A computed fold for a 69-nucleotide RNA from a Nitrospiraceae bacterium, annotated as Fluoride riboswitch aptamer (crcB RNA motif). The model forms 100% of the base pairs in the Rfam consensus. It matches the Rfam family "Fluoride riboswitch aptamer (crcB RNA motif)". Gene Ontology terms of the family: response to fluoride and positive regulation of gene expression. Model confidence (mean pLDDT): 75 of 100.
RNA sequence: CGUAAUGCCGGCGAUGGGGUUCGCCGUUAACCGUCCCGAUAAUCAGGGACUGAUGACUCCUACUCUCAA
Numbered sequence: 001c002g003u004a005a006u007g008c009c010g011g012c013g014a015u016g017g018g019g020u021u022c023g024c025c026g027u028u029a030a031c032c033g034u035c036c037c038g039a040u041a042a043u044c045a046g047g048g049a050c051u052g053a054u055g056a057c058u059c060c061u062a063c064u065c066u067c068a069a
Stems, first nucleotide, its partner, number of pairs: 009026005016060006033050005
């Protein structure tokens, strides 16, 4: 100096924040939802519809529905 592995660290997992945990990625990256129509060799663009503040669990906040005061 280079390469590989491990540990630590950082980032990410379709809408906010905290805790725990799992997975992925190392800035040349992880990640950037689903369905239908349409187009096309394929993809993108275009139109319509739908779920969810979680990757998972939990708490708070926002939103929505119902009931009571």